Predicted 3D model of an 87-nucleotide RNA (Bacterial small signal recognition particle RNA) from Atopobium sp. It is recorded under the gene name ffs. Taxonomically the source falls in Atopobium (Bacteria, Actinomycetota, Coriobacteriia, Atopobiaceae). Model confidence (mean pLDDT): 79 of 100.
[in-house]
RNA sequence: GCGGGUUCGGGUGGCGCACUGUUCCGAACCUGGUCAGGGCCGGGAGGCAGCAGCCAUAAGGAGCCUCGGGCGGGCACCCGAUCCCGC
Repeated sequence: GCGGGUUCGGGUGGCGCACUGUUCCGAACCUGGUCAGGGCCGGGAGGCAGCAGCCAUAAGGAGCCUCGGGCGGGCACCCGAUCCCGC
């Protein structure tokens, strides 16, 4: 110097997992918005609170790994170091 192998570290990819990522669901009242009807105030104009419904969402639940940030390895490749063997 060349070839083969051990161990360690790094990089990339892949695989898997879960999340403060993402999708959906999600509150009789005790969340928000809009509030029919009805109610209340008012002489009236008008105003007030507000159930159901609808919309959104919290806690929470279910799913997914496409994106984001992570974690893991009996995976692949590459790089470096280390030691061993052979020439």